About this RNA: This is a predicted structure of a 72-nucleotide RNA (transfer RNA) from Podarcis lilfordi. RNAcentral holds the sequence, with entries from ENA and Rfam. Rfam family: tRNA. Its family is annotated with triplet codon-amino acid adaptor activity in the Gene Ontology. The organism belongs to Podarcis, within Eukaryota.
RNA sequence: AGGGCUGUGGCUCAGUCUUAGAGCAUCUGCUUUGCAUGCAGAAGGUCCCAGGUUCAAUCCCUGGCAUUUCCA
Numbered sequence: 001a002g003g004g005c006u007g008u009g010g011c012u013c014a015g016u017c018u019u020a021g022a023g024c025a026u027c028u029g030c031u032u033u034g035c036a037u038g039c040a041g042a043a044g045g046u047c048c049c050a051g052g053u054u055c056a057a058u059c060c061c062u063g064g065c066a067u068u069u070c071c072a
């Protein structure tokens, strides 16, 4: 230099063209003499960036950036 994978709450991941979800973590309340566990609730995401297609894009297309990997 070239090819491939991945990019979604603080972390690990799911998701499908039609208003974005789970677990863990955080906060609040209940339970306890207290802590832990358990239960209930809440907050937290312009889905890496820009452009294009579409009535509608996290999803499809193009380019870029980052990470990782293969080859030389």
Stems, first nucleotide, its partner, number of pairs: 002070003006066002010024004026042005048064005